Record summary:
Bacterial RNase P class A from Daejeonella sp. AP26, 368 nucleotides, folded computationally. It is recorded under the gene name rnpB.
RNA sequence: CAAGCAAGCCGUUCUAUCGCUGUUCAUCUUAAAUGAAGAGAGGAAAGUCCGGGCAACAUAGAGCAUCCUGCUUCCUAACGGGAAGGCUUCGCGCCACGCGGAGACGGAAAGUGCCACAGAAAAUAAACUACCCUGUGCAAACCGGGAAAAGGUGAAAACGUGAGGUAAGAGCUCACGGUUUCCGAUGGUAACAUCGGAGGCGGUAAACCCCAGGAGUUGAAAGACCAAAUAGGCUAACGCAUGUAGGGCUGCUCGUCCGAUGUUAGCGGGUAGGUCGUUUGAUCCCGACAGCGAUGUCGGGACUGGAUAAAUGAUAGAAAUCCCGAUUUAUCGGGAUACAGAACCCGGCUUACAGGCUUGCCUUUUUA
Numbered sequence: 001c002a003a004g005c006a007a008g009c010c011g012u013u014c015u016a017u018c019g020c021u022g023u024u025c026a027u028c029u030u031a032a033a034u035g036a037a038g039a040g041a042g043g044a045a046a047g048u049c050c051g052g053g054c055a056a057c058a059u060a061g062a063g064c065a066u067c068c069u070g071c072u073u074c075c076u077a078a079c080g081g082g083a084a085g086g087c088u089u090c091g092c093g094c095c096a097c098g099c100g101g102a103g104a105c106g107g108a109a110a111g112u113g114c115c116a117c118a119g120a121a122a123a124u125a126a127a128c129u130a131c132c133c134u135g136u137g138c139a140a141a142c143c144g145g146g147a148a149a150a151g152g153u154g155a156a157a158a159c160g161u162g163a164g165g166u167a168a169g170a171g172c173u174c175a176c177g178g179u180u181u182c183c184g185a186u187g188g189u190a191a192c193a194u195c196g197g198a199g200g201c202g203g204u205a206a207a208c209c210c211c212a213g214g215a216g217u218u219g220a221a222a223g224a225c226c227a228a229a230u231a232g233g234c235u236a237a238c239g240c241a242u243g244u245a246g247g248g249c250u251g252c253u254c255g256u257c258c259g260a261u262g263u264u265a266g267c268g269g270g271u272a273g274g275u276c277g278u279u280u281g282a283u284c285c286c287g288a289c290a291g292c293g294a295u296g297u298c299g300g301g302a303c304u305g306g307a308u309a310a311a312u313g314a315u316a317g318a319a320a321u322c323c324c325g326a327u328u329u330a331u332c333g334g335g336a337u338a339c340a341g342a343a344c345c346c347g348g349c350u351u352a353c354a355g356g357c358u359u360g361c362c363u364u365u366u367u368a
Base pairs, nucleotide, nucleotide: 002363004361005360006359007358008357009356010355012319013318014317015316016315017314018313020040021039023037024036025035026034027033042339046350047349049348050347051346052345053344054219055218056217057216061254062253063252064251066215067214068213069212070211071085072084073083074082075081086105087103088102089101090100091099092098106210107209111208112207113204114203115202128151129150131146132145133144135142136141159177160176161175162174163173164172178201179200180199181198182197183196184195185194186193187192223276224275225274226273233267234266235265236264237263238262246258247257248256249255283302284301285300286299287298288297289296290295320337321336322335323334324333325332326331
């Protein structure tokens, strides 16, 4: 220098004319209209996967079912999110140290299930080729017994290597090592690490399950209020009090609430207009301090859509960036500018994205 990977940021700018929506002020008899000022779609507004705020049930619970989470500490309103660390694992490099990536990371010593194909046999395993022993036999071999150390199959054959022992062998015994559980010492807030001792030895729980912790439901078409209109209509069942019949909370049970000119179900009629919710917030920007960091505290400043069939734009010119071509440079010409549009709000996660920038890591080449 080039390329790759990871993380983060930006992701068009300016001028002119015209147009749209809201707010404030002025004119105007109100509305309307006119004029002035100022504002007007994102980093994901997407997905609807999580967590909340808010509203109703409602005065508010318990159990079961169902569902979610799962190393430690910290941050946060909370989270299945984030930061730092531990352990496991992969890659690079390497004497070692180190650097970068990934983890759905409680339990297999409660139980059940599963491990295709191959192989004799896949967890109370097992004998295909070979091995050893008794017997039969001229021999080849055969019957019975032993064994899983050699070889084969496989992801994996019951922890590995070596020695002893044995008829041949096996944790049968011993030494060293691996892994795991418990006990003790030291260090650490902890997960854990190191050392010593004792016991154990297929895997698998995004299989059922066990353990620990957690979750009320619905959702802005949630809800609240005002105005107007109609037929406070008709039928059926139950009921007129142990707060019944019936209904709500909640999938079920308990419990609790509403409930007498009552409740539920059905048929029919009227209305579907307006206001609030609706944007001042767990908000944003700058600075200082504390902290490894996520983040927090203090001080100062800012107000930045609120539409309701749904506005936030169109045209022209110039600039910026990128690509292609021409050209000795300079420069000229042409083309392109991504993903994408609020609808109650906020914090995360996931997905999409032309092009540019910053930081880190690895490899190659060149130079010192």